Guanidine-I riboswitch aptamer from Cohnella lubricantis, 125 nucleotides, folded computationally. The organism belongs to Cohnella, within Bacteria. Of the family's consensus pairs, 100% are formed in the model.
RNA sequence: CGAAGGGUUCCCUAGGGUUCCGCGCAUCGGCUUCCGGAACGGAAGCGGCUGGUGCGGCCUGGUCCGAGAGGGAACGCGCCGAUCCGCGAGUUCGGCGUACACGGAGGGACAAAAGCCCGGGAGUA
Numbered sequence: 001c002g003a004a005g006g007g008u009u010c011c012c013u014a015g016g017g018u019u020c021c022g023c024g025c026a027u028c029g030g031c032u033u034c035c036g037g038a039a040c041g042g043a044a045g046c047g048g049c050u051g052g053u054g055c056g057g058c059c060u061g062g063u064c065c066g067a068g069a070g071g072g073a074a075c076g077c078g079c080c081g082a083u084c085c086g087c088g089a090g091u092u093c094g095g096c097g098u099a100c101a102c103g104g105a106g107g108g109a110c111a112a113a114a115g116c117c118c119g120g121g122a123g124u125a
Stems, first nucleotide, its partner, number of pairs: 007075006015065002020062002022059001023056010033043003076098007084090001100120001102123001106118003
C1' cells in the first nucleotide's frame, strides 16, 4: 500500500572461527655427518634433507562459513512503448520501477564461530 505482490539465485565484501593446508613450539624417527676394525655401538637437534605425533587461532595467511536492514550481476515480477502475427490471452526488443528499514538477550548448525539460522523475531520510535 484497498488487497495481493514487493522476490530468487550467484559472485564479492564487512565479519567469523579452527576441520584441512600452511606457520610456530615440543618430541620421536629416517637419510646424511663424525668416532670406532666392527656392532641391532656411541655422538651430533646452535650441520643439511625429510617424515610421524602432540599443543597453539592472543598465528599474518590459503581452504571453509558469511549479511533483511553491505556492494554487484543475472533471472523473475509490475507498468509503458515498439515488434512478429490468424492482429490474440501469445513472440521478440527497449525503457522505467522492484521502496523504507533502529533492533537485544538467549538458543541452533556445521570442525567451530560470526552481521549465518531462529529474525523485517522480542522490543523501540